The RNA shown here (Guanidine-I riboswitch aptamer) has 103 nucleotides and comes from Pseudomonas sp. 9Ag. It matches the Rfam family "Guanidine-I riboswitch aptamer". About the family: This family represents a conserved RNA structure found upstream of the ykkC and yxkD genes in Bacillus subtilis and related genes in other bacteria.

[in-house]
RNA sequence: CAACAGGCGAACUAGGGUUCCGGCUCAUGCAGAUGAGCGCUGGUCCGAGAGUUCUCCGGUCCCACGGAUUGGGACUACACGGCGGGAUAAAAGCCCGGGAGGA
Numbered sequence: 001c002a003a004c005a006g007g008c009g010a011a012c013u014a015g016g017g018u019u020c021c022g023g024c025u026c027a028u029g030c031a032g033a034u035g036a037g038c039g040c041u042g043g044u045c046c047g048a049g050a051g052u053u054c055u056c057c058g059g060u061c062c063c064a065c066g067g068a069u070u071g072g073g074a075c076u077a078c079a080c081g082g083c084g085g086g087a088u089a090a091a092a093g094c095c096c097g098g099g100a101g102g103a
Stems, first nucleotide, its partner, number of pairs: 006057002009054004015046002020043002022040001023038006058076007078098001080101001084096003
């Protein structure tokens, strides 16, 4: 310096907040309830390149065969990281981003 040590997706988790539901507080009301506030170990929700599992496509190698644009199997590693900005109701390990920077 270069590279398919690749790519799309799904479920879930760590984590995250507060649209909706629930909870709590206050106000009004006879009451059902309505309104305002509080993220509140809850449900919904968001959610990982560097978390888990899986499908498919691709790649490498191996095996079988009836030789076909075939079938099957294995493997597909490693991974420190801001500030700032962006989306959504809002926030985040989300997105910018395997970026800047560092080793």